[in-house]
Context: one part of a larger RNA
RNA sequence: UGACGGGGGCCCGCACAAGCGGUGGAGCAUGUGGUUUAAUUCGACGCAACGCGAAGAACCUUACCGGGGCUUGACAUCUUUCUGACCGCCUGGGAAACCAGGUCUUCUUCCUUCGGGAAGACAGAAAGACAGGUGGUGCAUGGUUGUCGUCAGCUCGUGUCGUGAGAUGUUGGGUUAAGUCCCACAACGAGCGCAACCCUUGUCCUUAUUUGCCAGCUCGUUUACAGGUGCACUUUAAGGAGAUUGCCGUAGAUAAUACGGAGGAAGGUGGGGAUGAGGUCAAAUCUUCAUGCCCCUUACGUCCCGGGUUACACACGUGAUACAAUGUUCUGUACAAAGGGUGACCAAGGAGCGAUCCGGAGUCAAUCUCAAAAAGCAGGCCCCAGUUAGGAUUGGAGGGUUCAACUUGCCUCCAUGAAGUCGGAAUCGCUAGUAAUCGUGGAUCAGCAUGCCGCGGUGAAUCUGUUUCCGGGCGUUGUACA
Numbered sequence: 001u002g003a004c005g006g007g008g009g010c011c012c013g014c015a016c017a018a019g020c021g022g023u024g025g026a027g028c029a030u031g032u033g034g035u036u037u038a039a040u041u042c043g044a045c046g047c048a049a050c051g052c053g054a055a056g057a058a059c060c061u062u063a064c065c066g067g068g069g070c071u072u073g074a075c076a077u078c079u080u081u082c083u084g085a086c087c088g089c090c091u092g093g094g095a096a097a098c099c100a101g102g103u104c105u106u107c108u109u110c111c112u113u114c115g116g117g118a119a120g121a122c123a124g125a126a127a128g129a130c131a132g133g134u135g136g137u138g139c140a141u142g143g144u145u146g147u148c149g150u151c152a153g154c155u156c157g158u159g160u161c162g163u164g165a166g167a168u169g170u171u172g173g174g175u176u177a178a179g180u181c182c183c184a185c186a187a188c189g190a191g192c193g194c195a196a197c198c199c200u201u202g203u204c205c206u207u208a209u210u211u212g213c214c215a216g217c218u219c220g221u222u223u224a225c226a227g228g229u230g231c232a233c234u235u236u237a238a239g240g241a242g243a244u245u246g247c248c249g250u251a252g253a254u255a256a257u258a259c260g261g262a263g264g265a266a267g268g269u270g271g272g273g274a275u276g277a278g279g280u281c282a283a284a285u286c287u288u289c290a291u292g293c294c295c296c297u298u299a300c301g302u303c304c305c306g307g308g309u310u311a312c313a314c315a316c317g318u319g320a321u322a323c324a325a326u327g328u329u330c331u332g333u334a335c336a337a338a339g340g341g342u343g344a345c346c347a348a349g350g351a352g353c354g355a356u357c358c359g360g361a362g363u364c365a366a367u368c369u370c371a372a373a374a375a376g377c378a379g380g381c382c383c384c385a386g387u388u389a390g391g392a393u394u395g396g397a398g399g400g401u402u403c404a405a406c407u408u409g410c411c412u413c414c415a416u417g418a419a420g421u422c423g424g425a426a427u428c429g430c431u432a433g434u435a436a437u438c439g440u441g442g443a444u445c446a447g448c449a450u451g452c453c454g455c456g457g458u459g460a461a462u463c464u465g466u467u468u469c470c471g472g473g474c475g476u477u478g479u480a481c482a
Base pairs, nucleotide, nucleotide: 001482002481003479004478005477007476009474010473011472012471013470015466016465019430020429021428022427023426026321028319029318030317031316032315033314034312035311042053043052064307065306066305067304068303069302070301073130077129078128079127080126081125082124083123084122088103089102090101091100092099093098106121107120108119109118110117111116132296133295135294136293137292141290142289143285144284145283146281148279153192154191155190156189157188158187159168160167161166171184172183173182174181198273199272200271201270203241204240205239206238207237208236212231213230216229217228218227247261248260249259250258251257323423327382329380330379331378332377333376339370340369341368345362349358350357351356394415395414396413397412398411399410436458437457438456439455440454441453442452
């Protein structure tokens, strides 16, 4: 100087407390361990691994296993020799890859004694340099990422002090979300962080007015802005305004600032996002990519078929569904946002109990379409039961996707109708348009979503405290630690 302390002081955080909803019990989905297996490819392991890499394992993917092939190779560049083909087509073998044979048969330029020759291009064969490796090492590395933590810290120059390691500044008194700001001070300044600048949302103004809108005028009943007029409003999207403790009061050191108030759409960082200092963990990744070294080279390379990654006495994590009446079910009826599609989205209409099929309007879009929003509201039934709650499991019959759904996908109908009656110890999330609850879109994608990333609808309770648990920040103190 740090680090540590079941030392002490101050401060902060859904850290506790106060609340709301869960997990832990059930069956199911998914990941992991274990076990099994020819193989169940590999990585990730406290927080910070375990719905993680994987935004989608039937084949492919695929790295694993079994079997069958190839050996200058699936891919790149070059050298030497030979051939004139290669591709395509056909035949045989084969599960395919592939192997064997046949058929067809080069191009350009130059020279020429018109026989041909030379050079080049392309392709094949042979030989050789080499290719190739999701093989090893993340403890050889780059790059990228997680984490403490969006925590408020981390440093430097000059000066001064100290024999020196170092200190000072960065400490102290206040204050802040903040090393934020003010005051004091052997310090004076500066840099990286904080904040601001960026995006979005909340209010208003200006401009623009179609595909959007309908207040006024008009036309019109079959219904409606469907049509005309219009651009006021809503919306859209470009530019501006607006919030700065600016104003008032009180407290304060006359400061920084705090509390209250006014006006205001918004008030003290308005809400949300992006943004992650110096470092820590030899943290993660050689399987994104790049790369040193080591290793394989008729195989640890490469091609194909089949299987496996989906196994199942069990254990754990994360989820979705429930155990019902604040409910299930039936009928009617209302209101979103944000996205996607565009030669594949799929409307009206029709067939089917249904998944689904037929169909072919619309145009390339604020115009058409996916599209039905669902909780909600109104009415009917059920009457507290393992039930009209719950839907696992199983049987049968089908649907579309795909070359192909046996291992192994998704969906529908009929039948079947399991556990479970609110969950021990323990433990998680959340402070407001949040939790909870309700639907909806997208990426990946032929097909496959309870996961992930978005979107809106309805919409709470509690906290004005810091004794304690956990994590963190700043002084201070002890230390046989570095």
A computed fold for a 482-nucleotide part of an RNA from an uncultured Atribacterota bacterium, annotated as small-subunit ribosomal RNA, 3' major domain.
The RNAcentral record of the full RNA draws on ENA, Greengenes and SILVA.
Model confidence (mean pLDDT): 80 of 100.